The RNA shown here (SAM riboswitch aptamer (S box leader)) has 103 nucleotides and comes from an Acidimicrobiaceae bacterium.
RNA sequence: ACAUCAUCCAGAGCGGUCGAGGGACGGGCCCUGCGACGCCGCGGCAACCAGCACCGAUCCUUUCCGAGGCGGUGCGACGGUGCCAAUGCCCGACCGAUGAGGG
Numbered sequence: 001a002c003a004u005c006a007u008c009c010a011g012a013g014c015g016g017u018c019g020a021g022g023g024a025c026g027g028g029c030c031c032u033g034c035g036a037c038g039c040c041g042c043g044g045c046a047a048c049c050a051g052c053a054c055c056g057a058u059c060c061u062u063u064c065c066g067a068g069g070c071g072g073u074g075c076g077a078c079g080g081u082g083c084c085a086a087u088g089c090c091c092g093a094c095c096g097a098u099g100a101g102g103g
Base pairs, nucleotide, nucleotide: 002102004100005099006098007097008096013042014041015040016039017038021031022030023029025092026091027090028089043084044083045082048080049079051075052074053073054072055071056070059069060068061067088095
């Protein structure tokens, strides 16, 4: 590369820089020289993973102890990611994005 699973109507912006497109794609509708998009700095949002606490016993391991895996609930943003116009902006598709474990 690729396939699998979960999530995508909640939430969170300022400054600098650049200089023309941007919102993945088609159609629409928007954003944008009152400087968008991108990049950088700072700030923030959010529990996917990791961490911690408590609870449980369908399944697995086991030294046979609910110890670990596992499942549930909560805490927490100092760890790994992600995100901060508009419901993934809307509709469409065999679409996309992010995370996790595979490969």